Record summary: A computed fold for a 349-nucleotide part of an RNA from a metagenome, annotated as small-subunit ribosomal RNA, central domain. Its Rfam family is "Bacterial small subunit ribosomal RNA".
[in-house]
Context: one part of a larger RNA
RNA sequence: UUGGGCGUAAAGAGUGCGUAGGCGGUUCUAUAAGUUAGAUGUUAAAGGCAGGGGCUCAACCCUUGUUUGCGUCUAAAACUGUAGAUCUAGAGGACAGGAGAGGAAAGCGGAACUCACAGUGUAGCGGUGAAAUGCGUAGAUAUUGUGAGGAACACCAGUGGCGAAGGCGGCUUUCUGGACUGUAUCUGACGCUGAGGUACGAAAGCGUGGGGAGCAAACAGGAUUAGAUACCCUGGUAGUCCACGCCGUAAACGAUGGACACUAGGUGUGGGAGGUAUCGACCCCUUCCGUGCCGUAGCUAACGCGUUAAGUGUCCCGCCUGGGAAGUACGGUCGCAAGACUAAAACUC
Numbered sequence: 001u002u003g004g005g006c007g008u009a010a011a012g013a014g015u016g017c018g019u020a021g022g023c024g025g026u027u028c029u030a031u032a033a034g035u036u037a038g039a040u041g042u043u044a045a046a047g048g049c050a051g052g053g054g055c056u057c058a059a060c061c062c063u064u065g066u067u068u069g070c071g072u073c074u075a076a077a078a079c080u081g082u083a084g085a086u087c088u089a090g091a092g093g094a095c096a097g098g099a100g101a102g103g104a105a106a107g108c109g110g111a112a113c114u115c116a117c118a119g120u121g122u123a124g125c126g127g128u129g130a131a132a133u134g135c136g137u138a139g140a141u142a143u144u145g146u147g148a149g150g151a152a153c154a155c156c157a158g159u160g161g162c163g164a165a166g167g168c169g170g171c172u173u174u175c176u177g178g179a180c181u182g183u184a185u186c187u188g189a190c191g192c193u194g195a196g197g198u199a200c201g202a203a204a205g206c207g208u209g210g211g212g213a214g215c216a217a218a219c220a221g222g223a224u225u226a227g228a229u230a231c232c233c234u235g236g237u238a239g240u241c242c243a244c245g246c247c248g249u250a251a252a253c254g255a256u257g258g259a260c261a262c263u264a265g266g267u268g269u270g271g272g273a274g275g276u277a278u279c280g281a282c283c284c285c286u287u288c289c290g291u292g293c294c295g296u297a298g299c300u301a302a303c304g305c306g307u308u309a310a311g312u313g314u315c316c317c318g319c320c321u322g323g324g325a326a327g328u329a330c331g332g333u334c335g336c337a338a339g340a341c342u343a344a345a346a347c348u349c
Stems, first nucleotide, its partner, number of pairs: 003321004007303002012317001014200004021193003025087001027085005033080002035076008048066007090190001091187003094183004102176007109153001113149008124135002161168002205246006214240002219235004257316006265294011298305002322349003331342004
């Protein structure tokens, strides 16, 4: 290389966009590069393989065939390619609709919390398994009023919605992306995938400048304990928040790459459309898109999956190839750093 695989055994890149490449709908015409058939040249001899034969057999030897390849010529035209034309079922546009925590910015709101000031009021509060550290007669806790501040948005809330993924939840406004349904009006294969590349990418972390209520790594104290660098308690700094710039990783999970087609049903739920019915709204039926549960055939080592496939097929990409050493060393690229990406071997079982 040919293979066999990738939900849980090793293995789907965190996710999109997209270059090269690979693959690609319907009909007609031409061509003949691939393809197929025939002819012909060449493919040295020996060797190999197959048949036959000779040394008594064998080794050995002789003989016939073969040597799948390449070149040239002729023919065929189904399929692939190429060129031209055609179509509308793929794809995209137009128009009309309704849904949504999709994204960005600005403004606003109430509850809670902490702090400050003032009033009432007096000896406790807080905390725990029990305590203590801590706070409090310089008046705390509790309660009332006023003010300030930062962060997060109870109920609604739902295997509900939206987004490619990460993710997104108070209200209003502005800007803005995508999906869905209906009409079948337009374009006419414009498509799928995607090595490199590029963009996005939770939390933590980093840089500069702000902000800082609550929470809280580190740290301090009190307990517990044989010890307690912990679990519990009282405090508490980075951080958590904002702006800009980096980092580029996660059990980034459905541990399941993307696209298309086909293959029993049943039952919820979200968004549309059509019909039936009705005074009308429901109900009911059909259909499209999403999201759950159960389940047939089939698949699976089993668990389970089962029209949202892990079934049946096609196309393209990524990845795996015994355990450890190791996602490490070295080298390289990137990064301010932390580190990330790429990625072995000796040795060992």

Model confidence (mean pLDDT): 86 of 100.